[in-house]
RNA sequence: AUCCCCGUAGCUCAGUUGAAUAGAGCAUCCCCCUCCUAAGGGGAAGGUCAUAGGUUUGAAUCCUAUCGGGGAUG
Numbered sequence: 001a002u003c004c005c006c007g008u009a010g011c012u013c014a015g016u017u018g019a020a021u022a023g024a025g026c027a028u029c030c031c032c033c034u035c036c037u038a039a040g041g042g043g044a045a046g047g048u049c050a051u052a053g054g055u056u057u058g059a060a061u062c063c064u065a066u067c068g069g070g071g072a073u074g
Base pairs, nucleotide, nucleotide: 001073002072003071004070005069006068007067010026011025012024013023019057028044029043030042031041032040050066051065052064053063054062
């Protein structure tokens, strides 16, 4: 330098053939249970879906550029 993959909650990830209020597990906080702790049960909070533009009635999802991470080739 060229090409490929990835970027979604504090962490690990799903969702990516465009349609609703963006989800799960772990972690955090509250309650129940228990003599106490752990385990178990219930609930809550937590997101500009990397950034910026574009297409569209509608974008996490499609297109372009940029940034960051990983890989292949030279």

Model confidence (mean pLDDT): 80 of 100. Predicted 3D model of a 74-nucleotide RNA (transfer RNA) from a Flavobacteriales bacterium. It matches the Rfam family "tRNA". By type it is a transfer RNA. Its family is annotated with triplet codon-amino acid adaptor activity in the Gene Ontology.